[in-house]
RNA sequence: UUCGAUAAGGGCAAACCCGUUGAAAGACGGGGACGCAAAACCACCGGUCUAAGGGACUUGAUCCUACGACAGCGGGGCUACCGAAG
Numbered sequence: 001u002u003c004g005a006u007a008a009g010g011g012c013a014a015a016c017c018c019g020u021u022g023a024a025a026g027a028c029g030g031g032g033a034c035g036c037a038a039a040a041c042c043a044c045c046g047g048u049c050u051a052a053g054g055g056a057c058u059u060g061a062u063c064c065u066a067c068g069a070c071a072g073c074g075g076g077g078c079u080a081c082c083g084a085a086g
Base pairs, nucleotide, nucleotide: 001085002084003083004082011036012035016031017030018029019028020027021026034072041077042076044075045074046073047070048069049068053065054064055063056062057060
């Protein structure tokens, strides 16, 4: 530097349930494991979700909007354990 077949020490933890929080999406804690070799970290690009606040007019169980979210959607950035190869 590249890679993740094997091994060891291990690590993380989807759905779902409980609690807290939030307008919501979601987040956090506990339980729980579908999976993960960066499922560590960063909203820079694309994407997705939400719509409190703001806006629209057809006044609605309506529509638009991120300054809110998702890093376990993809790309990118950045750092790192073990092993293998160079």
Source information
This is a predicted structure of an 86-nucleotide RNA (c-di-GMP-I-GGC riboswitch aptamer) from a Pseudomonadota bacterium. Taxonomically the source falls in Pseudomonadota (Bacteria, Pseudomonadati). Its mean pLDDT, the model's own confidence on a scale to 100, is 88. The sequence was found by an Rfam model in a public genome assembly.